[in-house]
RNA sequence: AUGGUGGACCAUGCAGUCGCCCGGAUGAAGUUUUUCAUCCGGGAGGAAAGUCCGGGCUCCACAGGACAUGACGCCGGGUAACACCCGGGAGCUGUAAAGCUAUAGAAAGUGCCACAGAAAAUAUACCGCCCCGGCGUCUGUCGGGGUAAGGGUGAAAUGGUGGGGUAAGAGCCCACCGCGAUUCUGGUAACAGGGUCGGCAGGGUAAACCUCGUCAGGAGCAAGACCAAGCAGCAAGUGGGUUGUCCGCCUAUAUCUUGCGGGUAGGUUGCUUGAGCAUAUCUGGUAACAGUAUGCCUAGAUAGAUGACUGCAUAAAACAGAACCCGGCUUAUGGUCCGCCACUUAU
Numbered sequence: 001a002u003g004g005u006g007g008a009c010c011a012u013g014c015a016g017u018c019g020c021c022c023g024g025a026u027g028a029a030g031u032u033u034u035u036c037a038u039c040c041g042g043g044a045g046g047a048a049a050g051u052c053c054g055g056g057c058u059c060c061a062c063a064g065g066a067c068a069u070g071a072c073g074c075c076g077g078g079u080a081a082c083a084c085c086c087g088g089g090a091g092c093u094g095u096a097a098a099g100c101u102a103u104a105g106a107a108a109g110u111g112c113c114a115c116a117g118a119a120a121a122u123a124u125a126c127c128g129c130c131c132c133g134g135c136g137u138c139u140g141u142c143g144g145g146g147u148a149a150g151g152g153u154g155a156a157a158u159g160g161u162g163g164g165g166u167a168a169g170a171g172c173c174c175a176c177c178g179c180g181a182u183u184c185u186g187g188u189a190a191c192a193g194g195g196u197c198g199g200c201a202g203g204g205u206a207a208a209c210c211u212c213g214u215c216a217g218g219a220g221c222a223a224g225a226c227c228a229a230g231c232a233g234c235a236a237g238u239g240g241g242u243u244g245u246c247c248g249c250c251u252a253u254a255u256c257u258u259g260c261g262g263g264u265a266g267g268u269u270g271c272u273u274g275a276g277c278a279u280a281u282c283u284g285g286u287a288a289c290a291g292u293a294u295g296c297c298u299a300g301a302u303a304g305a306u307g308a309c310u311g312c313a314u315a316a317a318a319c320a321g322a323a324c325c326c327g328g329c330u331u332a333u334g335g336u337c338c339g340c341c342a343c344u345u346a347u
Stems, first nucleotide, its partner, number of pairs: 002342009012313007020043010045319001049330002052328005057220004064247004069216005074088005090101004104211002109209002111205003126151002128147008159177006178200001179198008224269004233260005239251003276296005282291003
């Protein structure tokens, strides 16, 4: 220099003029409310997006039980909680730095493995190898017996490699590996390592159904609370009570439920002080994070507020606009910086 990989930060700043929203102060009008003027302070994101998870909060008397349903699933820790984050173990990918993945059970049961192939489970003999007998006498051919080591098909062929043995072969025997049982050591654990015994058998798939363990009441700020306005009923029902079904419990004969129909619908609140943010040669911890101290208050719109112009600096371009709030994940995207790996060149 090139390529790769892991992480952090920024995403305009300052000043002026006019315009918009919120809060505060002063003054005037008004006197329930409110309106106007001047001044001061503040005013969209790292993802505000997706609506994919988890909660806070609000309401429903049952947030009781069972079934169903759904989610999660290596081990430990963090957190309000989580499918998130941190650490560790196993497996896989990569030369490496690094990255990715997920419960256990297939001997509880059921299902699937197309095509090819002899055969994919009630496993099997297509080519081949060996032995015996007959025919032929060059090649070979017929019958019987043995065989699964070699070849073929396939993603996968019923343990693997090497040696012995055999007529030829085969865990037939042996060594090592693998598998199963049992036990010891280290570790909180997942796991890792060692010993002993056994020739030991079809594999894969559970992100197929299933078995096992844990968790889950529902609906949602258009939740809910208050004020104002406005009313017209008719019919049916034995039901109604916030996933579905059942049980329990409560409630009801109209002030309930359902259908049709008519009328009104304006405002206040919820609404932003929070599981908040920043700093620290702080304390504990490998870390995520927790604690302590100091400081700060930083949008609350409601047909929905940040726009235009000028000057200076500059790197300022991209993706892109809050709507109850927060913690994550995923996706989109411009730039700056740092660490590590591979490799090239020079010294």

Description
Predicted 3D model of a 347-nucleotide RNA (Bacterial RNase P class A) from a Sphaerochaetaceae bacterium. Rfam family: Bacterial RNase P class A. Rfam's curators write: Ribonuclease P (RNase P) is a ubiquitous endoribonuclease, found in archaea, bacteria and eukarya as well as chloroplasts and mitochondria. Rfam classes the family as a ribozyme. It was read from a public genome assembly, where an Rfam model found it. The coordinates come from a structure-prediction model, not an experiment, and the mean pLDDT is 76.